Record summary: This is a predicted structure of a 349-nucleotide part of an RNA (small-subunit ribosomal RNA, central domain) from an uncultured bacterium.
[in-house]
Context: one part of a larger RNA
RNA sequence: CUGGGUGUAAAGGGAGCGUAGACGGCUUUGCAAGUCUGAUGUGAAAGGCGGGGGCUCAACCCCUGGACUGCAUUGGAAACUGUGAGGCUUGAGUGCCGGAGAGGUAAGCGGAAUUCCUAGUGUAGCGGUGAAAUGCGUAGAUAUUAGGAGGAACACCAGUGGCGAAGGCGGCUUACUGGACGGUAACUGACGUUGAGGCUCGAAAGCGUGGGGAGCAAACAGGAUUCGAUACCCUGGUAGUCCACGCGGUUAACGAUGAAUACUAGGUGUUGGGUGUCACAGACAUUCGGUGCCGCAGCAAACGCAAUAAGUAUUCCACCUGGGGAGUACGUUCGCAAGAAUGAAACUC
Numbered sequence: 001c002u003g004g005g006u007g008u009a010a011a012g013g014g015a016g017c018g019u020a021g022a023c024g025g026c027u028u029u030g031c032a033a034g035u036c037u038g039a040u041g042u043g044a045a046a047g048g049c050g051g052g053g054g055c056u057c058a059a060c061c062c063c064u065g066g067a068c069u070g071c072a073u074u075g076g077a078a079a080c081u082g083u084g085a086g087g088c089u090u091g092a093g094u095g096c097c098g099g100a101g102a103g104g105u106a107a108g109c110g111g112a113a114u115u116c117c118u119a120g121u122g123u124a125g126c127g128g129u130g131a132a133a134u135g136c137g138u139a140g141a142u143a144u145u146a147g148g149a150g151g152a153a154c155a156c157c158a159g160u161g162g163c164g165a166a167g168g169c170g171g172c173u174u175a176c177u178g179g180a181c182g183g184u185a186a187c188u189g190a191c192g193u194u195g196a197g198g199c200u201c202g203a204a205a206g207c208g209u210g211g212g213g214a215g216c217a218a219a220c221a222g223g224a225u226u227c228g229a230u231a232c233c234c235u236g237g238u239a240g241u242c243c244a245c246g247c248g249g250u251u252a253a254c255g256a257u258g259a260a261u262a263c264u265a266g267g268u269g270u271u272g273g274g275u276g277u278c279a280c281a282g283a284c285a286u287u288c289g290g291u292g293c294c295g296c297a298g299c300a301a302a303c304g305c306a307a308u309a310a311g312u313a314u315u316c317c318a319c320c321u322g323g324g325g326a327g328u329a330c331g332u333u334c335g336c337a338a339g340a341a342u343g344a345a346a347c348u349c
Stems, first nucleotide, its partner, number of pairs: 004320003007303002012317001014201004021194003025088007033081002035077008049065006091191001092188003095184004103177007110154001115149007125136002162169002206247006215241002220236004258316006266294013298305002322349003331342004
């Protein structure tokens, strides 16, 4: 390389948009590059293969046939691929009507709770634990009442509910805004699928500058526990967590399952729409889009998957090739840094 694979054995890129490329619906007609076919030339000899012959046989040698599956020129065919022109509407997109949603961004508002401050009542404890102690408190704490400040998060509703490409998104209102879905069939007429590079987005922690800082809390301090205890438990507590702008680019970024299309028994929930029937607060039947469970065929090493496939097929991309060494070293690119990306070998079993 081929072959075989990628839910859990090695292996799906964190996710999207999209360039080149690869692949691509129905139909008419032209061309003839691929494709098929005829002819001609060439395809040295020797060797190899088939047949025959000569050395007593064989090795060896000679004759002959065919082969050399190729290349070039030329005549033809037109189903398929390609290509030119024309047409179509089922794929794709647009329009119109409609409902659903924690989709996004910004601004404003709200109540509960924690903490702190002020004032009142009130007195000796509070707090914490397995038990304690550190800690707080007669300079009046804890508790309770009233007022105020400030930050962060939004109980109930809440649901294998919804939305988003993924990361993710949850109080209320307003503004701006993306997508999906159902119905219709007016418009375009293959405009499609995938996508190496590339670009964009990307939890938490982290970094830079400036704010903010209630609670929580790495580091740190103290108290316990313990043989020890650089921990688990307790009392404190700084970065951080929050906001704005910029960087970073990783994760068990998981469904450990790439994207797209078609096909292949059923049953039962739930969610957003539509249609029909009936005895119409509703029930039943049916259809499209999501999201769950069970289950047949089939698949699978088994576990299990099973119309949301891990089934049957096609297209494109990514990735794997024994364990360790090692996601390391070196080099390169990116980054303020931390580091990220790419990514070996010796050696060893």
Its Rfam family is "Bacterial small subunit ribosomal RNA". Gene Ontology terms of the family: structural constituent of ribosome and ribosome.